Source information
Bacterial RNase P class A, 358 nucleotides, folded computationally. Its Rfam family is "Bacterial RNase P class A". It is annotated as a ribozyme. Its mean pLDDT, the model's own confidence on a scale to 100, is 80. It was read from a public genome assembly, where an Rfam model found it.

RNA sequence: UAAGUCGGGCGAAUGAUCGCGGCUGCGAAACGGGGCGACCCGGAAUGAGCAGGUGAGGAAAGUCCGGGCUUCACAGGGCAGGAUACCGGCUAACGGCCGGCGGAGGCGACUCCCGGGAAAGUGCAACAGAAAAGAACCGCCGGACCGCAAGGUCCGGUAAGGGUGGAAAGGCAGUGUAAGAGACUACCGCCGGGACGGUAACGGACCGGGCAUAUGUAAACCCUAUCCGAAGCAAGACCGAACGUGGGAGAAAGGCGGCCCGUCAGCUCACAGGUAGGUCGCUAGAGCCUGUCGGCAACGGCAGGUCCAGAUAGAUGAUCAUUCUCGACAUAACCCGGCUUACAGUCCGGCUUAUCCU
Numbered sequence: 001u002a003a004g005u006c007g008g009g010c011g012a013a014u015g016a017u018c019g020c021g022g023c024u025g026c027g028a029a030a031c032g033g034g035g036c037g038a039c040c041c042g043g044a045a046u047g048a049g050c051a052g053g054u055g056a057g058g059a060a061a062g063u064c065c066g067g068g069c070u071u072c073a074c075a076g077g078g079c080a081g082g083a084u085a086c087c088g089g090c091u092a093a094c095g096g097c098c099g100g101c102g103g104a105g106g107c108g109a110c111u112c113c114c115g116g117g118a119a120a121g122u123g124c125a126a127c128a129g130a131a132a133a134g135a136a137c138c139g140c141c142g143g144a145c146c147g148c149a150a151g152g153u154c155c156g157g158u159a160a161g162g163g164u165g166g167a168a169a170g171g172c173a174g175u176g177u178a179a180g181a182g183a184c185u186a187c188c189g190c191c192g193g194g195a196c197g198g199u200a201a202c203g204g205a206c207c208g209g210g211c212a213u214a215u216g217u218a219a220a221c222c223c224u225a226u227c228c229g230a231a232g233c234a235a236g237a238c239c240g241a242a243c244g245u246g247g248g249a250g251a252a253a254g255g256c257g258g259c260c261c262g263u264c265a266g267c268u269c270a271c272a273g274g275u276a277g278g279u280c281g282c283u284a285g286a287g288c289c290u291g292u293c294g295g296c297a298a299c300g301g302c303a304g305g306u307c308c309a310g311a312u313a314g315a316u317g318a319u320c321a322u323u324c325u326c327g328a329c330a331u332a333a334c335c336c337g338g339c340u341u342a343c344a345g346u347c348c349g350g351c352u353u354a355u356c357c358u
């Protein structure tokens, strides 16, 4: 310098004016009550108005996992259903993250939506192919028969070769043989054991076995192990009008042809559940920032600093000016930890490979 790989950060800037939602401070009036009056109290912890300060994201998104919180359910066990699946660690928890192991890809940095069980059982393997699991279509070899011959028919051997396929019965070379074949031998692979190393997954010097150890598929059913109660902030808790409803008490001057009881209707009073509405839940939290210590890391401990939207028809916008690289994806609704997806552009760092120069 070029190509590449991994990680982290930012997500136009400044100013003015107007507007909107919370918060803090100050705080007016109509009207009502009190006072002889000046004035005081309520209006008004829910207040017209004024001032100050504050107000979306890295994904606020999809709502896919996990947890907090809330209400309901719940003796214990089992079935069904769902999720997960190498090992160790982190965490409130996880299907997440970190570090390893084995496999696959890459010269390499590095990457992977690769990771229990196929000798428990069942199923499936389209097309092609003889055959998709206990394989003879062609070919090769031997024998018998036919034929003058070329060759043909039948019986048998053979998985070396051809052909089909994603996959064909360990690979490859040799010995061997009628032709062949782990039948035998070397190497590689595989299977069993295994000193030793490692917390473990696993690695493994070395030893043994010709390998009858019959292919793939579990993102087919299934088996094994572990985990999982349900619904969600419109969860839910509290306060609570007006009208009506319910039962209760009271008063008695109503109707039931006069009186009493009773009953019906109405009146008065307090009560109950619940509606409108209001308050809480609601944002100080597994918070954020800085430093330091432990750890390879995820993460954790300690110290200091800091407060960073909280609406309920739902605010976070508009206009103007200047500048630049002319601006993407996208707008909170109970809160966190993740994952996934979208994204104009831009900055920083680690590492790899190649080439050149010193």
Stems, first nucleotide, its partner, number of pairs: 001354010012323007020055002023052004031042004057329001061340002064338005069232004081228005086100005101115002103112003116223002121221002123217003137162002139158008170188002173185003189211001190209004196203002236280004245272002248269003254264003287306008324327001